[in-house]
RNA sequence: GUUUGAUCAUGGCUCAGAUUGAACGCUGGCGGUAACUUUUAAACAUGCAAGUCGAGCGGUAACAGACAUAAGGAUUCAGCUUGCUGAAUCUGGUGCUGACGAGCGGCGAACGGGUGAGUAACGCGUGGGAAUCUACCCAGUAGCGGGGGAUAGCCCGGGGAAACUCGGAUUAAUACCGCAUAAUCUCUUCGGAGGAAAGGGGGCAGCUUGCUGCUCUCGGUUUGGGAUGGGCAUGCGUUCUAUUAGUUAGUUGGUGAGGUAACGGCUCACCAAGACCACGAUAGAUAGGGGGCCCGAGAGGGUUAUCCCCCACACUGGUACUGAGACACGGACCAGACUCCUACGGGAGGCAGCAGUGAGGAAUAUUGCGCAAUGGAGGAAACUCUGACGCAGCCAUGCCGCGUGCAGGAAGACUGCCCUAUGGGUUGUAAACUGCUUUUAUAUAGGAAGAACUACAGCUACGUGUAGCUGUUUGACGGUACUAUACGAAUAAGGACCGGCUAACUCCGUGCCAGCAGCCGCGGUAAUACGGAGGGUCCAAGCGUUAUCCGGAUUUAUUGGGUUUAAAGGGUCCGUAGGCGGGAAAAUAAGUCAGUGGUGAAAGCCUGCAGCUCAACUGCAGAACUGCCAUUGAAACUGUUUUUCUUGAAUAUAGAUGAAGUGGGCGGAAUGUAUCAUGUAGCGGUGAAAUGCAUAGAUAUGAUACAGAACACCGAUUGCGAAGGCAGCUCACUAAACUAUUACUGACGCUGAGGGACGAAAGCGUGGGGAGCGAACAGGAUUAGAUACCCUGGUAGUCCACGCCGUAAACGAUGAUUACUCGGUGCUAGCGAUAUACUGUUAGUGCCUAAGCGAAAGCGAUAAGUAAUCCACCUGGGGAGUACGGUCGCAAGAUUGAAACUCAAAGGAAUUGACGGGGGCCCGCACAAGCGGUGGAGCAUGUGGUUUAAUUCGAUGAUACGCGAGGAACCUUACCUGGGCUUAAAUGUAUUUUGACAGAUUGGGAAACCAGUCCUUCUUCGGACAAUUUACAAGGUGCUGCAUGGUUUCGUCAGCUCGUGCUGUGAGAUGUUGGGUUAAGUCCCGCAACGAGCGCAACCCCUAUCUUCAGUUGCCAUCGGUUCGCCGGGCACUCUGAAGGAACUGCCGGUGACAAGCCGGAGGAAGGUGGGGAUGACGUCAAGUCCUCAUGGCCCUUACGGGCUGGGCUACACACGUGCUACAAUGGCGGUGACAAUGGGAAGCGAAGGGGCGACCUGGAGCCAAUCCCCAAAAGCCGUCUCAGUUCGGAUUGCACUCUGCAACUCGAGUGCAUGAAGGUGGAAUCGCUAGUAAUCGUGGAUCAGCAUGCCACGGUGAAUACGUUCCCGGGCCUUGUACACACCGCCCGUCACACCAUGGGAGUUGGUUCUACCCGAAGACGAGGUUUCAAACCCUUGACCACGGUAUAGUCAGCGACUGGGGUGAAGUCAUAACAAGGUA
Repeated sequence: GUUUGAUCAUGGCUCAGAUUGAACGCUGGCGGUAACUUUUAAACAUGCAAGUCGAGCGGUAACAGACAUAAGGAUUCAGCUUGCUGAAUCUGGUGCUGACGAGCGGCGAACGGGUGAGUAACGCGUGGGAAUCUACCCAGUAGCGGGGGAUAGCCCGGGGAAACUCGGAUUAAUACCGCAUAAUCUCUUCGGAGGAAAGGGGGCAGCUUGCUGCUCUCGGUUUGGGAUGGGCAUGCGUUCUAUUAGUUAGUUGGUGAGGUAACGGCUCACCAAGACCACGAUAGAUAGGGGGCCCGAGAGGGUUAUCCCCCACACUGGUACUGAGACACGGACCAGACUCCUACGGGAGGCAGCAGUGAGGAAUAUUGCGCAAUGGAGGAAACUCUGACGCAGCCAUGCCGCGUGCAGGAAGACUGCCCUAUGGGUUGUAAACUGCUUUUAUAUAGGAAGAACUACAGCUACGUGUAGCUGUUUGACGGUACUAUACGAAUAAGGACCGGCUAACUCCGUGCCAGCAGCCGCGGUAAUACGGAGGGUCCAAGCGUUAUCCGGAUUUAUUGGGUUUAAAGGGUCCGUAGGCGGGAAAAUAAGUCAGUGGUGAAAGCCUGCAGCUCAACUGCAGAACUGCCAUUGAAACUGUUUUUCUUGAAUAUAGAUGAAGUGGGCGGAAUGUAUCAUGUAGCGGUGAAAUGCAUAGAUAUGAUACAGAACACCGAUUGCGAAGGCAGCUCACUAAACUAUUACUGACGCUGAGGGACGAAAGCGUGGGGAGCGAACAGGAUUAGAUACCCUGGUAGUCCACGCCGUAAACGAUGAUUACUCGGUGCUAGCGAUAUACUGUUAGUGCCUAAGCGAAAGCGAUAAGUAAUCCACCUGGGGAGUACGGUCGCAAGAUUGAAACUCAAAGGAAUUGACGGGGGCCCGCACAAGCGGUGGAGCAUGUGGUUUAAUUCGAUGAUACGCGAGGAACCUUACCUGGGCUUAAAUGUAUUUUGACAGAUUGGGAAACCAGUCCUUCUUCGGACAAUUUACAAGGUGCUGCAUGGUUUCGUCAGCUCGUGCUGUGAGAUGUUGGGUUAAGUCCCGCAACGAGCGCAACCCCUAUCUUCAGUUGCCAUCGGUUCGCCGGGCACUCUGAAGGAACUGCCGGUGACAAGCCGGAGGAAGGUGGGGAUGACGUCAAGUCCUCAUGGCCCUUACGGGCUGGGCUACACACGUGCUACAAUGGCGGUGACAAUGGGAAGCGAAGGGGCGACCUGGAGCCAAUCCCCAAAAGCCGUCUCAGUUCGGAUUGCACUCUGCAACUCGAGUGCAUGAAGGUGGAAUCGCUAGUAAUCGUGGAUCAGCAUGCCACGGUGAAUACGUUCCCGGGCCUUGUACACACCGCCCGUCACACCAUGGGAGUUGGUUCUACCCGAAGACGAGGUUUCAAACCCUUGACCACGGUAUAGUCAGCGACUGGGGUGAAGUCAUAACAAGGUA
């Protein structure tokens, strides 16, 4: 960060940090320093990695020197007799010297170096120890005398391909063996016995040519000690699995013997039967251990590369030899696998040493230089050897350091990119340009430290040798580090990221595609999330990714968590081990605490100082190493022991309680059945029915009998029990809490892993029983279906006895025990004190509540508070309480109990909404009561559908459908056909030029248009008009209403909010809820709320009444004239139009809470918002419209633009909506002729008059309108028709006309005559309307050339009904439930089908591993026997042991496996609708 609309808490997942022997991608300047096969303990070509000593020995193959140079041999040359002579060179001799191959001998090879396979172990770590060994080394003790026999080599001979080997002769030693001597040595029976050695070298002296003496030195022997290094036993610590619970026969111990350096069952004989284990034996899996290293605040977790210590191993397994030391990496023997050589008979080998090779792998270096230094072996030493080591090489693998320049420089340049685009921003002081510097790189020159030894020479000290001093000599790295000079900004920057977490934003492309992604999640045409670019951010010679581990994660919780509801209390009790445990005193000192000593290797970490220019790195010193051991002390607490106490616990006595348990007996009601009787047609059952029962007599009623099960009332929020559970009455037996007394014991207690007992219902077994009820089953209903809900039947079962099962939402979802902590009020059983009052107390059982706790809900002395002890359990959801294995069970099944895989959530409490086939209150033409319609007919009109070249487009539940459209013949027009136009048409502005164009006319054509002819401007001289030139702006009814503005709708519904306060951890709540009231969140009262805003109402307009003012075009009562308000006159009235008044529950009565208000009344033109209009809160439907208009983005540009002709929008099997006209008598027809209002009128309304049956024509008065015209109002009234498809109805069709218009064919309206269809009041269903309303009647207007049954207005006539709110619909408020929040058109479960994934079973099959039994039995040491001279050794034979191998059974772990089981995941598949609301059967 992520579950939610939001919240709190729970809980997982994920990220930011650090780390690495890393790998990969992109990139790469230098230096220092460190590191580098984590994989195949797989296999290895080649070279090297352990030798040395001639001062131990015999010697002399090679080299060199010295001395001899004879014979012989070879080559060359010369002479010549061609085989002789001479010369030169080489070879040829002597171990004498320096030296030295091979050999004998000594020491070393057991170190150093490598690896981590094995090992869960005294292997390692740490501490203490006794029964031991220790070459070389150190300081001591005492010897070092005198002899002997061999053997390698060399020589001779033989075998073999080779490796190698055999025989003979001869020879030496510091090799080997006796003898002598010897202790404080060893053994001992305490008398004694046994028991060693080696010489070499230097110098001097003597006599003498090989001996002696002296001296120095190295070496040797004995013995005790030291030091060093091992061996052994031991306390403590040292991974996981109990789905490994029992293991063990040399096993455990003893005695004796053997063996060992040494203790020991180490081995053997005998004896005993032990030993280990729940504090985890045995078995299995994994693993070298530690110092340390990484992370962490720490506790701790992870890890065991490099360096150091220990262990183990050396192709695999076994075995011993030699030796001080090995069971031996570069030794031996045997067996096995593999590789190589071979003459096929036999042989050879072991890089887990350093390099290197191939192989494996994501992946890890040179077949380098040197012994100069350090260290090691040998040696007296020089020295030799040393892939230890010191260096160099490769690699950004890590860490550290340095650099890639610094300063100035604004026309803020050009390019790029972005924008609101005349311009600005950004890249950016960045660049250019000017000045400066030179680390590094390059070049040249100089040039270290690391070196001390040794040896040689000299000097000094004593004593020929030794010790010291001086000088010379010795460097792989390396001409390296370093220094100086020259040169010139010159040689040097990338990677990742930019939605949030997380620092950093824009444009273009793409369009749920391509892709991204650590988590949440981006992408479906405006992507800061993909790809590119510009810009930016963070690191930097690196940067990212992947992997690992720790952290964050208090997410295993010791520090430091939890368990009512989130995961989690065992169903209950008893009780073993264990854990814990009351008061007082004493002793002790195991735990505990303190002091001291030892140890805790070094390195590392930390601190200080120091050395490389700094740092990394390194050196020195200190601290630390929290541990273990020993010792001294303390004695509070815990433990142990002893003594004691009574309050915990138990017991006793007395009382009293209860549906406590077990067994027996008894009882009545009800039900059923049977029999009898009465009695007749139904009963029963349901929402309604049917199945069923019944005339063979049911149901009903009465009587009698029988059966089984359960116990009404009392009865309760009661009581009892450990829980499960327990209910008629009574008897017997048994248990228990409680109260009182405080008599008795004296901590006897609490908890309780394993274990045991009990344990509802269902189920199982055996035997009974069976009335009612009633799974399964059958039938009837319901239903789309109905394997259900409802009904009729009905078997197991329910009941009893005995035996199993052992589970439940076995719940208070709350383990047991103890103590403490405010109050109020009930109930049960006791006691105090005689009492039912009162008060107190004990035990129990309820409710409310303070503090406190809790995420909240809530809990609250019966805690979920405060503490203590013990047990059980939890650690994300799913997979799964599943699989496998074990245990139990007759079975069903129970118990124990995973993993792979998959998701980023799952879950709790509370909040606001929404919803409910939840509840309450209220409203509305919502229902009801009425009136009239629609739905049926014909026609009109709109829509769907269909058709079509096109039937342009949009609107689609309510809220589309006489809607956009307030008027489609052309136009409109957006659609279709055809032909034609192209920076082009039209328009505007500015500008240039011209006087043509236009017009008329001819031809073609459907027209547009094309071609031709005629005519050729006007003028007030400013210009106008037309064409033309140039410049600017094209155009689109193409797409997106889901990019938008504007506008419209829900709805005139009563709501929607805010500030402050209060409240809650918070979302929120309160206010706005409640009691009344209203049309209204209207008002009143109450109230932790007090106020306020947008809405409501009012203010505005019309209308109803009155007044005043004003009277023309209006009016006419009075006066005069008159056919006519026509004129004079008048302005009273009507009317017009301006300003006012009037109505406010104001008054009265009743009611109400003293209120708000309601009911009734009076007055009044009007009465409770008088009637109507305008006025439309927060918001909802991504509602409608890009085709009114505007507009972002996208798209078209000889076309998706523009013009024209004709057609289409008017089609027509059909379906729907809205209307008109009707079906008739409340009517039709004829006649009569009274009364309106609103409006409209100049390309207009058009009067009178005339013509026509009529539409209409003619005519033209008057009127720019209170003046004239449209204008006739119609229903009404009177007469007639008499119930018919009619004198109803008028569709349809024919003929003839009228009008408008360029034009009525597709496709206008009207008139006359003729025709005279359907239709007789309309199924299911459905609409409007509460008063001047419905209904009915006509009139006007907009649009408009013409066209209305539509729309918008106007007036005339003028009703019925409303009991009421149960129901339907919609809405408001409160409340409740919720698994919904895209909000019920929600959510969501399971089978089936398909695809993929992992997994269980599975006849079997393949492999690994292990035990046991048996067979075989190499090498080997041991034992026995033999041979040999007595012994020893060698040799031969043999015994037991034993590696490998073989056979058999068994266990265990994996792989594969036809088929099969469930599980998980997947976009819109199928079937139903189980759950969430009373989810429609809780």
The RNA shown here (small-subunit ribosomal RNA) has 1482 nucleotides and comes from an uncultured prokaryote. The sequence is in RNAcentral, with records from ENA.